[in-house]
Parts: sequence; structure tokens; C1' cells
RNA sequence: CGGGCAAAUGCGGGAGAGUCUGGCAAGGGAUUGAACCUUGCCGGCGCCGAAGGAGCAACCGCCCCGGAAUCUCUCAGGCAAACGGACCGCAAGCGU
Repeated sequence: CGGGCAAAUGCGGGAGAGUCUGGCAAGGGAUUGAACCUUGCCGGCGCCGAAGGAGCAACCGCCCCGGAAUCUCUCAGGCAAACGGACCGCAAGCGU
């Protein structure tokens, strides 16, 4: 000087599945009331998987034992938008 790699940071991209349904309370609207909308709490059934977690395993290793997924399970999370989001790209710096 150039290149690669790990983690973190910034920016961009980023899927799936009910804006389902019942009750209670408050507010809005209406105002004789109901229907309707919003929020909170407690449930019901149905679903999704790409935060996290768990399981098996190709494979790998320092091989009596470990590591290991976008597969599987859905505990958690999620099912209008927003937030989040594995993973990918770019950037500068740091470490090696």
C1' cells in the first nucleotide's frame, strides 16, 4: 500500500399469517335510544415464522466429545398501517 475475515455502528432493501369474534369499562358521536368509532382489561377459535428459544441433521473439527441451518417445533414473538424483522447490499473506522 492492497486484500480477506469477525463483531459493533450508519444508510438502504426485507416475507408470512384474522385491521376475526365475545364480555366489561371509559371516551367520542348521536342525543329518546340503538347502531358506529377509539382506547384499556379479560377470554374464544383460527393461522404465520425471518427477533429470541428449542430439536434433529447433512457437514465440519482439536473427533471417548464438541460446533452446526433458511429444516422441524411454536415456549416466546407476530397476524391493517406503524414498530419489529432472519438475511442481503453499501460505507467509513476499529481489530485481526

Annotation:
The RNA shown here (Glycine riboswitch aptamer) has 96 nucleotides and comes from a Hyphomicrobiaceae bacterium. It matches the Rfam family "Glycine riboswitch aptamer". Rfam's curators write: This family represents the bacterial glycine riboswitch. Its mean pLDDT, the model's own confidence on a scale to 100, is 76.